[in-house]
RNA sequence: UCUAGAAAAGGGCUAACCUAUCGAAAGGUAGGGGCGCAAAGUUACAGGUCUAAUGUAAAUGUUGCUCGUUAACAUUACGAUGAUGGCUGGGCUGCCUAG
Numbered sequence: 001u002c003u004a005g006a007a008a009a010g011g012g013c014u015a016a017c018c019u020a021u022c023g024a025a026a027g028g029u030a031g032g033g034g035c036g037c038a039a040a041g042u043u044a045c046a047g048g049u050c051u052a053a054u055g056u057a058a059a060u061g062u063u064g065c066u067c068g069u070u071a072a073c074a075u076u077a078c079g080a081u082g083a084u085g086g087c088u089g090g091g092c093u094g095c096c097u098a099g
Stems, first nucleotide, its partner, number of pairs: 002099004012037002017032006035086001041092003045089003048084003055078003059075005
């Protein structure tokens, strides 16, 4: 340096859930808590997945009014610029042991 592995030693991280907080939401952060993890370290490059705010489209309903398919609101669909690294792949970095 490369490959393989997690038996040993030293360790590390932290799922669900609870509390607080940020966010429209997905989700994030902090504390507690451990389902699990040999990269469950890091990175949104590619794919997938999640959410759908600002928007777009059509229809329906309600309300107001100058009674006009005009305005506002609600529902539905589309849609990342948002999120997800413990979904998969890739990039970067790393302890121990064996070859």
c-di-GMP-I riboswitch aptamer from Pseudoneobacillus rhizosphaerae, 99 nucleotides, folded computationally. Of the family's consensus pairs, 91% are formed in the model. The prediction has a mean pLDDT of 82. Its Rfam family is "c-di-GMP-I riboswitch aptamer". From the family's description: GEMM was predicted in a large-scale screen for bacterial structured RNA regulatory elements. The organism belongs to Pseudoneobacillus, within Bacteria.